[in-house]
Context: one part of a larger RNA
RNA sequence: CUGGGUGUAAAGGGUGUGUAGGCGGGGCGGUAUGUCAGAGGUGAAAGCCCACGGCUCAACCGUGGAACUGCCUUUGAAACUGCCGUUCUUGAGUCUCGGAGAGGUCGCUGGAAUUCGUGGUGUAGCGGUGAAAUGCGUAGAUAUCACGAGGAACACCAGAGGCGUAGGCGGGCGACUGGACGAGUACUGACGCUGAGGCACGAAAGCGUGGGGAGCAAACAGGAUUAGAUACCCUGGUAGUCCACGCCGUAAACGAUGGAUGCUCGGUGUUGGCCCUCAUUGUGGGGUCAGCGCCUAAGCUAACGCGUUAAGCAUCCCACCUGGGGAGUACGCUCGCAAGAGUGAAACUC
Numbered sequence: 001c002u003g004g005g006u007g008u009a010a011a012g013g014g015u016g017u018g019u020a021g022g023c024g025g026g027g028c029g030g031u032a033u034g035u036c037a038g039a040g041g042u043g044a045a046a047g048c049c050c051a052c053g054g055c056u057c058a059a060c061c062g063u064g065g066a067a068c069u070g071c072c073u074u075u076g077a078a079a080c081u082g083c084c085g086u087u088c089u090u091g092a093g094u095c096u097c098g099g100a101g102a103g104g105u106c107g108c109u110g111g112a113a114u115u116c117g118u119g120g121u122g123u124a125g126c127g128g129u130g131a132a133a134u135g136c137g138u139a140g141a142u143a144u145c146a147c148g149a150g151g152a153a154c155a156c157c158a159g160a161g162g163c164g165u166a167g168g169c170g171g172g173c174g175a176c177u178g179g180a181c182g183a184g185u186a187c188u189g190a191c192g193c194u195g196a197g198g199c200a201c202g203a204a205a206g207c208g209u210g211g212g213g214a215g216c217a218a219a220c221a222g223g224a225u226u227a228g229a230u231a232c233c234c235u236g237g238u239a240g241u242c243c244a245c246g247c248c249g250u251a252a253a254c255g256a257u258g259g260a261u262g263c264u265c266g267g268u269g270u271u272g273g274c275c276c277u278c279a280u281u282g283u284g285g286g287g288u289c290a291g292c293g294c295c296u297a298a299g300c301u302a303a304c305g306c307g308u309u310a311a312g313c314a315u316c317c318c319a320c321c322u323g324g325g326g327a328g329u330a331c332g333c334u335c336g337c338a339a340g341a342g343u344g345a346a347a348c349u350c
Base pairs, nucleotide, nucleotide: 004321005320006319007304008303012318014201015200016199017198021194022193023192025088026087027086028085029084030083031082034080035077036076037075038074039073040072041071042070049065050064051063052062053061054060091191092188093187094186095184096183097182098181103177104176105175106174107173108172109171110154115149116148117147118146119145120144121143125136126135162169163168206247207246208245209244210243211242215241216240220236221235222234223233258317259316260315261314262313263312266295267294268293269292270291271290272289273288274287275286276285277284278282299306300305323350324349325348332343333342334341335340
């Protein structure tokens, strides 16, 4: 290289956008790059292969043939590919109308609860556990009532639900703003798919500067448990968790399943549209498009299972895998304030 794979055995990049590149719808005309055919030239000799021959055979050697799958020139072919021109509408996009949504950013705002403060009532306990103790409390706690302060999170609605490319998004109102979907079928006319690099986004934790700090809570302290207990349990408690701005760039970033397009029985539930229908206008029936689930035909699979949301049947493009350990380590390089991240071996060993 050929070839085989990537849900769970090794293997899908965390996600998007897009550069180069690869690939690309229907008709007509042209061209002749690839492609195909004919002819000519060349493709040294030796070697390989075939035939015959010479050394007693063989190795070895000689003669002839074939081959040298290639390149060049030239004459043609025009289905496919490329290129040029023209055209089409189904792919793609635009437009009009419509409804759905925790999609995003910013601002304003509400109630419940925890904690704290002040005051009232009230008195000896409270708290906590398997049981306790540390802790809190006669300087009046716990409980209860009123008022106040502050921070964080939003019960019910809530769902097999919705939205988002992924990460993710949930009290209410407003401003700004992105996308998807349905109906109409007016417009453009292949404008498409994928995408090495690049760029952007990217949970939590962590880092920098400044704020904030109710609850929770790494570290830490104490009390228990225990042979010990640097834990599990309890009482406290600081970073942090929250906000603004700037970094970090990871994850079981999972559907452990890359994206796009087409094709391939059905059943059932549900979300958002649209259309039709009734002699039962009802929580009605039917159809259709887009999603989210479950069960299954064929088929696939080592099995489990997947099964129109494919892991089925095909095409295109990207990424990745090649025994276990050593090791996601060392070294080098790039990035980062750091923590570290990315890239990523070998010796040796089984």